The RNA shown here (Bacterial small signal recognition particle RNA) has 100 nucleotides and comes from an Actinomycetota bacterium. The model forms 97% of the base pairs in the Rfam consensus. Taxonomically the source falls in Actinomycetota (Bacteria, Bacillati). Its mean pLDDT, the model's own confidence on a scale to 100, is 77. It was read from a public genome assembly, where an Rfam model found it. Rfam family: Bacterial small signal recognition particle RNA. Rfam describes the family as follows. The signal recognition particle (SRP) is a universally conserved ribonucleoprotein involved in the co-translational targeting of proteins to membranes. Clan: SRP clan. It is annotated as a non-coding RNA gene.
[in-house]
RNA sequence: GGCCGGGUCCCGCGCGACGCCAACCUGCGAACCCCGUCAGGACCGGAAGGUAGCAGCGGUAAGCGGGCGCUGGCGGGUGCCGCGGGGUUACCUGGCUGGA
Numbered sequence: 001g002g003c004c005g006g007g008u009c010c011c012g013c014g015c016g017a018c019g020c021c022a023a024c025c026u027g028c029g030a031a032c033c034c035c036g037u038c039a040g041g042a043c044c045g046g047a048a049g050g051u052a053g054c055a056g057c058g059g060u061a062a063g064c065g066g067g068c069g070c071u072g073g074c075g076g077g078u079g080c081c082g083c084g085g086g087g088u089u090a091c092c093u094g095g096c097u098g099g100a
Stems, first nucleotide, its partner, number of pairs: 001097008009086006015079002018075005024067005034059004042051003
């Protein structure tokens, strides 16, 4: 000096970590305009009994909060990760090889 390759760089995919959301779990959660049960009282009835139903009690919706191991979705200045592709101006590096 030549040839071949690897890394730094770019793209895609996979996996992982992280974050967010959903789902899930959980707490709170409606004077009435939700549900159930409805003391008292009310109404109907001669009575038996029935009707609606406030408070209370129990529950639920929207909503608010907590958890987030597992599941799903999404994200990027994510990774001493894996695979594939691109680039090869430059820098680092491995191998082979020609010449002085």